[in-house]
Context: one part of a larger RNA
Molecule: large-subunit ribosomal RNA, domain II
Organism: Proteiniphilum sp.
RNA sequence: ACCGGCGAGUUAAUGUUAGUAGCGAGGUUAAGGGGGUAAACACCCGAAGCCGUAGGGAAACCGAGUCUGAAUAGGGCGAAUAGUUACUGGCAUUAGACCCGAAACCAGGUGAUCUACUUAUGGCCAGGGUGAAGCGCGGGUAAGACCGCGUGGAGGCCCGAACCGGUUGUCGUUGAAAAGGCAUCGGAUGAGCUGUGAGUAGGGGUGAAAAGCCAAUCGAACCUGGAGAUAGCUGGUUCUCCCCGAAAUUGCUUUAGGGCUAGCCUCACUUGUUUAGUUAUGGAGGUAGAGCACUGAAUGGGCUAGGGGCCCCCAAAGGGUUACCGAACUCAAUCAAACUCCGAAUGCCAUAACUUAAGAGAGUGGGAGUGAGACUGCGGGGGAUAAGCUUCGUAGUCGAGAGGAAAAGAGUCCAGACCGUCAGCUAAGGUCCCAAAUUAUAAGCUAAGUGGUAAAGGAUGUAGGAUUGCACAGACAACCAGGAUGUUGGCUCAGAAGCAGCCACCAUUUAAAAAGUGCGUAAUAGCUUACUGGUCAAGUGGUUCUGCGCCGAAAAUGUAACGGGGCUCAAGCUUAUAACCGAAGCUGCGGAUUCAUAAGGGAACUUAUGAGUGGUAGGGGAGCGUUCCAUGCUGGGAGAAGCUGUAGCGAAAGCAGCGGUGGACGGCAUGGAAGUGAGGAUGCCGGU
Numbered sequence: 001a002c003c004g005g006c007g008a009g010u011u012a013a014u015g016u017u018a019g020u021a022g023c024g025a026g027g028u029u030a031a032g033g034g035g036g037u038a039a040a041c042a043c044c045c046g047a048a049g050c051c052g053u054a055g056g057g058a059a060a061c062c063g064a065g066u067c068u069g070a071a072u073a074g075g076g077c078g079a080a081u082a083g084u085u086a087c088u089g090g091c092a093u094u095a096g097a098c099c100c101g102a103a104a105c106c107a108g109g110u111g112a113u114c115u116a117c118u119u120a121u122g123g124c125c126a127g128g129g130u131g132a133a134g135c136g137c138g139g140g141u142a143a144g145a146c147c148g149c150g151u152g153g154a155g156g157c158c159c160g161a162a163c164c165g166g167u168u169g170u171c172g173u174u175g176a177a178a179a180g181g182c183a184u185c186g187g188a189u190g191a192g193c194u195g196u197g198a199g200u201a202g203g204g205g206u207g208a209a210a211a212g213c214c215a216a217u218c219g220a221a222c223c224u225g226g227a228g229a230u231a232g233c234u235g236g237u238u239c240u241c242c243c244c245g246a247a248a249u250u251g252c253u254u255u256a257g258g259g260c261u262a263g264c265c266u267c268a269c270u271u272g273u274u275u276a277g278u279u280a281u282g283g284a285g286g287u288a289g290a291g292c293a294c295u296g297a298a299u300g301g302g303c304u305a306g307g308g309g310c311c312c313c314c315a316a317a318g319g320g321u322u323a324c325c326g327a328a329c330u331c332a333a334u335c336a337a338a339c340u341c342c343g344a345a346u347g348c349c350a351u352a353a354c355u356u357a358a359g360a361g362a363g364u365g366g367g368a369g370u371g372a373g374a375c376u377g378c379g380g381g382g383g384a385u386a387a388g389c390u391u392c393g394u395a396g397u398c399g400a401g402a403g404g405a406a407a408a409g410a411g412u413c414c415a416g417a418c419c420g421u422c423a424g425c426u427a428a429g430g431u432c433c434c435a436a437a438u439u440a441u442a443a444g445c446u447a448a449g450u451g452g453u454a455a456a457g458g459a460u461g462u463a464g465g466a467u468u469g470c471a472c473a474g475a476c477a478a479c480c481a482g483g484a485u486g487u488u489g490g491c492u493c494a495g496a497a498g499c500a501g502c503c504a505c506c507a508u509u510u511a512a513a514a515a516g517u518g519c520g521u522a523a524u525a526g527c528u529u530a531c532u533g534g535u536c537a538a539g540u541g542g543u544u545c546u547g548c549g550c551c552g553a554a555a556a557u558g559u560a561a562c563g564g565g566g567c568u569c570a571a572g573c574u575u576a577u578a579a580c581c582g583a584a585g586c587u588g589c590g591g592a593u594u595c596a597u598a599a600g601g602g603a604a605c606u607u608a609u610g611a612g613u614g615g616u617a618g619g620g621g622a623g624c625g626u627u628c629c630a631u632g633c634u635g636g637g638a639g640a641a642g643c644u645g646u647a648g649c650g651a652a653a654g655c656a657g658c659g660g661u662g663g664a665c666g667g668c669a670u671g672g673a674a675g676u677g678a679g680g681a682u683g684c685c686g687g688u
Stems, first nucleotide, its partner, number of pairs: 001688006011095013026051003032045003035041001055062002065077004098236002101233001105226006116200009125190001127159003130155001134151006163187003168183004202218001204214003239623006249262001251260003263370002265367007273358001274360001275357001276355008289342001290340002295336003299332004306325002308322005373398010403414003418591004423587003429581003432565003438578001440577006451567001457551002461548010478535005484508003489503003514529001518527002592613009624677001626674010642661005648655002
C1' cells in the first nucleotide's frame, strides 16, 4: 500500500413541542399488594402524591379581581374556561452523552543490577626518563651560611603500553552497532582505575553544576488507580430518492478562529394581498453639481489706516516724501469632507388606482445552520487617486452553479442543468485551416504584421476637413544673370573694411541690392543669403481640427506580448447590410415528480389546466436493506443459507428467475425491538 473484518448521536430521568390515543372540569396513579404464567400481563386493588379547575400582593390579606395610591384616578398583573395521562417523533437539561486524540494534575506503590554520590572490603598500573629533601665525604667559616662531588629516590613531574577517556577527520545514518568502526588524540602514582557487598527515592535523591544522572525514559522516573480528566482545538461520522434552502451581518462578550441576541433558512398552524411592480399625488432631506451670501483658504490690481526708510525740525509734536510692508474696504479671477445665497437625478416614506400572483407578506410555535467570505462594476475613507492591499455603502456573480464564450482561467460576458431524443430556433461569441458557420456584400482607412502591450515627449508618415498667404500681370522649386555707389558709416581698436564689440541704420544709382543672413580673413580678399531680372509653366506656402499609423520600447530554459498555422483592396481597423454557426437557454416529441386550481362521493386514486423540479450548511417528507422477536403463511437432501455466472424487474437504495458450487437451514406478509448500512478518522485487528 491493497484486500477482509471491526469502527462514531446511545441510554435514563426531567422538561418542552408536535402527532396519535383514552378520559374530560377533571385527568392520573407511585411504592406496595392480589390474581395469573414456563416466561410474559393490554388483569384487579392501592388517592399517598402530581397537574389542572383563580388570581393579585414582599407579606398580612383580599379575591374575579388584586397591587400601587389619599383616591370611587391612572397604571401593572389577572379574569371572559381545557385540561390531563400514556405512547411515538423533534429538541433541551443532567449524566463520558456522536467517536478517537493531549501536554498535564493527584493518590498509592515499584525501582540506585544503568547511572550520581557515599560506604565496607579487595584488586590493578609494561618499560623508559628526570633526579627534590635528607644523608655521607670534601671545600669553606670564629661558628654558620654557602659551594662541589657522591648517595638518595621525591613528584595531582616527563615519554609511553595495559587500563581509563573520547580531541580531530572520515565511514556508518532501513548501521555490523537504538552511539559503533578506522586513523588520530588526552590521562596513565593519582582529585587514578576497578571487582564485590551496602546506603540515599520522585518536588525526592545525587550532582568538581551540564537543569546532568536516577534501568535505551528526566525542567520532575516508572507502574496502577482517580479516569471515558478536560480539549471554545484538529480529524472522522457508514443506504436511497423527493421538496425548500441560508450565512460569512447587528448588538454584547477576558470577546475577536468561541458564544448569546437579532437578521437570513425550514416545518406546522393561523391570516389572505396585508407583499411586489408601474403610474399619479403628497412628503422629509442638503448629496452630485454649482456658488462665494456666511466660515475659512487664496492670486493680481485700486485705495488706504498703520508700520519701515529718507528729508525738514535741537528734540518732541507736526509736516513732506517713497521702485518698501500692508489690515480694512473695493474691482477682477479662484478653492473647501468637517463652507452654503442655491441645488438635482436616483433612492426613501405615505396614500390611491391599475397590473401580475410570487416557494409573496404578516402572526404564533418546533428545528436549524451562519456570525473567517471572495472578486467585479459604481460611490467614498485609509494607502502613494500603490497592491490579487485595507475598510464601508450599493448591485452582480462565486460561495452553494453545471452548460456556452474569454486558448487554458471560483468571482468577467451569455445563460440558471427533472429525465430521454442521431429534431428545430437563438444568446454571448464567432464564420481562411486546426474547428461548427461567409475566403459574404458595399464604402473607406492602415503598410506599422499596426492589428497581436505602455507614457511624457518627438517627427515634411498617410487620409479627410477648416482657415489664411502667394500665383498665367507667371507664383513655389531648380537653373542663368545681377546683388552696386557715398563707404573702410561713426566709435573702439595693433587691426575692426557688412560679418569681435558699442552707437546709428541715412542717402544715391536702380529691375533689384541690408550701413548686411551665414561661411571665411591677422585685417582685406573670396563664397553665399535677403532682394531683382530671365528661362520654365500651374499650382505653391503657413496655421489649425480630426482618422489610422511611426519613434520613444531592455530580462532572465526556447519563438513566447494573435491559442497555433497563417493573414495585407486582410483572415487588420471604421461604417452599413444580408445570411449562417453557436449552450444543459427557448421550442417540438415521449416520460417522471411537486404544488395550486377544477371535476369525478373525493384525504390517499384518476383526469385536465397552470406554475415549478441547480444546490453546500441546514429544515421537512417518503422509502430500501441488515440482525433479532411475535403472529400467520410458506420453501428445503427430488438440495436451504452462502459463494458464483447471467441478456430480467424497479426512479434509487435494491429485488427476482435460471444454471453451477455448496450440503442444512431458509423465505414471505403484518407488526415490534435495534450492537441497523463504511472509503476515508497519519483509525483498530488480520492477511498478502